A computed fold for a 76-nucleotide RNA from a Bacillota bacterium, annotated as c-di-GMP-I riboswitch aptamer. The sequence was found by an Rfam model in a public genome assembly.
RNA sequence: GAACGAUAAUGGCAAACUUCGGGAAAUCGAGGGACGCAAAGCUAAAGGGCCUGAAAAAUGGCAGCCAGUUGCCGAA
Numbered sequence: 001g002a003a004c005g006a007u008a009a010u011g012g013c014a015a016a017c018u019u020c021g022g023g024a025a026a027u028c029g030a031g032g033g034a035c036g037c038a039a040a041g042c043u044a045a046a047g048g049g050c051c052u053g054a055a056a057a058a059u060g061g062c063a064g065c066c067a068g069u070u071g072c073c074g075a076a
Base pairs, nucleotide, nucleotide: 004074005073012037013036017032018031019030020029021028022027035064041069042068043067047066048065049062050061051060
């Protein structure tokens, strides 16, 4: 450096559900709450895919689907 990922350490995030609010919806913000997560950090027309919608060639949404990119720790 690459690869790998513990019943290790230090920290972190927060599904469903729920309360309030935004939105036509998908879904989003905040509080509660933890199913899980080694990238569950970031990136959404100009990588793929999915969702809503009559239409996304509608300036919509999803990064907790793959992907791209950056990054903590170090047993085997």
The prediction has a mean pLDDT of 86.
NCBI's taxonomy places the organism under Bacteria, Bacillati, Bacillota.